Description:
Model confidence (mean pLDDT): 80 of 100. The RNA shown here (c-di-GMP-I riboswitch aptamer) has 108 nucleotides and comes from Natronincola ferrireducens. Of the family's consensus pairs, 95% are formed in the model. The source organism's lineage runs through Bacteria, Bacillota, Clostridia, Peptostreptococcales and Natronincola. RNAcentral holds the sequence, with entries from Rfam.

């Protein structure tokens, strides 16, 4: 000096919960607060998980328009609306893992 490693030291970060604002919601900032964390610094490149606001589908309405028919009910399409309904990131997680990138220590 690299690599591993993480004993000791000096420091660092801060789960869950509570507050409180922010966001459609997963969640996220501040204060408190400790579960832990040698990268539990940073970076959303990949891959997972979580969320579905918009969009799409379906389904529904006692909703509206048009067409063309009826005795009447009734079709069709198209638009508004709703939804314990599917699917769907551009939300989000870096303390879920891989990469990337910087970094403390100096016993072994």
């Nucleotide at each position: 000096c690299c690599u591993a490693a993480g004993g000791a030291a000096g420091g660092g970060c801060a789960a869950a919960c509570u507050g409180c604002u922010c966001a459609a919601a997963a969640g996220a900032a501040c204060a408190g607060g400790a579960c832990g964390c040698a990268a539990a610094g940073c970076c959303u490149a990949g891959a997972g998980u979580c969320u579905a606001a918009g969009g799409u589908g379906c389904a529904g309405a006692u909703g509206g328009u048009a067409u063309g028919a009826u005795a009447a009910c009734g079709a069709u399409a198209c638009c508004u609306u709703u939804g314990c309904c599917a699917c769907u990131a551009u939300g989000a997680u870096a303390g879920u893992c891989u990469g990337g990138u910087u970094g403390c220590u100096g016993a072994u």